[in-house]
RNA sequence: GGAGUGGGCUAGACGAUCGCUGUAAGUGGAAGUUCGCUUCCCUUAGGGAGGAAAGUCCGGGCUUCACAGGACACGGUGGUGGGUAACGCCCACCGUCCGCAAGGACCGGGAUAGUGCCACAGAAAGUAUACCGCCAAACGGCCUUUUCGACUCAGGCUCAUACCUUGAAUCGGAGUGGACGAGGUAAGGGUGAAACGGUGCGGUAAGAGCGCACCAGCGGAUCGGGUGACCGAUCCGGCUAGGUAAACCCCACUGGAAGCAAGACCAAGCAGGGCAUAGUUCGUCAGGCUGGCAACAGCAUGACGGCGCGAGGCGGUCCGUCUCGUCCACUGUCCGGGUAGGUUGCUAGAGCCGUCGAGCAAUCGGCGGCCCAGAGAAAUGAUCGUCCACGACAAAACCCGGCUUAACGGCCCGCUCCGCGA
Numbered sequence: 001g002g003a004g005u006g007g008g009c010u011a012g013a014c015g016a017u018c019g020c021u022g023u024a025a026g027u028g029g030a031a032g033u034u035c036g037c038u039u040c041c042c043u044u045a046g047g048g049a050g051g052a053a054a055g056u057c058c059g060g061g062c063u064u065c066a067c068a069g070g071a072c073a074c075g076g077u078g079g080u081g082g083g084u085a086a087c088g089c090c091c092a093c094c095g096u097c098c099g100c101a102a103g104g105a106c107c108g109g110g111a112u113a114g115u116g117c118c119a120c121a122g123a124a125a126g127u128a129u130a131c132c133g134c135c136a137a138a139c140g141g142c143c144u145u146u147u148c149g150a151c152u153c154a155g156g157c158u159c160a161u162a163c164c165u166u167g168a169a170u171c172g173g174a175g176u177g178g179a180c181g182a183g184g185u186a187a188g189g190g191u192g193a194a195a196c197g198g199u200g201c202g203g204u205a206a207g208a209g210c211g212c213a214c215c216a217g218c219g220g221a222u223c224g225g226g227u228g229a230c231c232g233a234u235c236c237g238g239c240u241a242g243g244u245a246a247a248c249c250c251c252a253c254u255g256g257a258a259g260c261a262a263g264a265c266c267a268a269g270c271a272g273g274g275c276a277u278a279g280u281u282c283g284u285c286a287g288g289c290u291g292g293c294a295a296c297a298g299c300a301u302g303a304c305g306g307c308g309c310g311a312g313g314c315g316g317u318c319c320g321u322c323u324c325g326u327c328c329a330c331u332g333u334c335c336g337g338g339u340a341g342g343u344u345g346c347u348a349g350a351g352c353c354g355u356c357g358a359g360c361a362a363u364c365g366g367c368g369g370c371c372c373a374g375a376g377a378a379a380u381g382a383u384c385g386u387c388c389a390c391g392a393c394a395a396a397a398c399c400c401g402g403c404u405u406a407a408c409g410g411c412c413c414g415c416u417c418c419g420c421g422a
Base pairs, nucleotide, nucleotide: 001418002417003416004415005414006413007412008411009410010409012387013386014385015384016383017382018381020048021047023045024044025043026042028041029040030039031038032037050393054404055403057402058401059400060399061398062259063258064257065256074255075254076253077252078251079093080092081091082090083089094108095106096105097104098103109250110249114248115247116244117243118242131189132188133185134184135183139181140180142178143177145175146174147173148172149171150170152168153167154166155165156164197215198214199213200212201211202210216240217239218237219236220235221234222233223232224231225230263344264343265342266341272335273334274333275332276331279307280306282305283304284303285302286301288299289298290297291296308326309325310324311323312322313321314320351370352369353368354367355366356365357364358363388391
């Protein structure tokens, strides 16, 4: 200098003016008031989105509801140890894979409990099979050829059809070679993502862990190391086992439900319920009904009046007097639930900063300091000036720990490999 790898920080800067929204203070102002205070305004001081506030995926706090105990079902998690309030998160380690390395990836329990599935191709996709190939030892029949024997015929020799000899056909025995049927084989070829360990020697008709040696794997035993996952060594067993559990399933551990529109408190109006209330066997009149031949009698209704009762006025009080009411549903009062509305939950917290200590680390502990949005249809903005690398993704809504996703750039640190120079 180049290439890479792991991590951290930041999220336009500075200034001015005008706003918006909480908090605190005020020997400010206004209105209301039960005189406690409340509401609004003003002044001053100070605060006012994020690293992801997002997706709402996982875990917890908090709240309400449910809940004897056990089992089943359903869901979640899945190497080991640790951290934590908890987690599917984090740290460290183990194993496998990738990378020369720094490092990275892993939905990382069980395929020897059982069941299922494995496209196409291929004989065969899992304990079955044989397309090409290899084999001819054993079985059956056939061909060829060699040899031996038997018999027949022909020729030669011979007196002879005998003996001998030559040749041919047939039959039989043994052998060579070939090919067929049935069979053996899984070395080799071929198919496939994947085909039942690898190399060599022996063995065989050809082959094959069929036998042996070495290597690889698996299982078992023993020993050693480690808290553990696991690692190492020795011996034994020819044991050689395909993949798939993000298929069912099995094993271990684990899980109540809903969510701040949770919930708590106050409480107009309307509706509901309880309680309080005295009327009258008095008089007059009016029309009606019933009975009666009629006179009349009785019944209920209404109006006015009397008496009583209630409320109010006059009055210091009683008496008195005046006015109104005397309804059966108004009214008054109380009650519970509770709508609108209001208050609360609401932000001091598994909090932030610094420092010291324990730990490889995640994290935990001690001490000191700090207060850092809390709205409620929802505030955090606008304008101007200067500068730059010209500014991405995106904005709280109960809170917190994570994960995931989005993202213009800038800065810093550790480490690895390559090249060059001293």
Bacterial RNase P class A from Schlesneria sphaerica, 422 nucleotides, folded computationally. The RNAcentral record of the sequence draws on ENA. A source record names the gene rnpB. NCBI's taxonomy places the organism under Bacteria, Planctomycetota, Planctomycetia, Planctomycetales, Schlesneria. Rfam family: Bacterial RNase P class A. It is annotated as a ribozyme.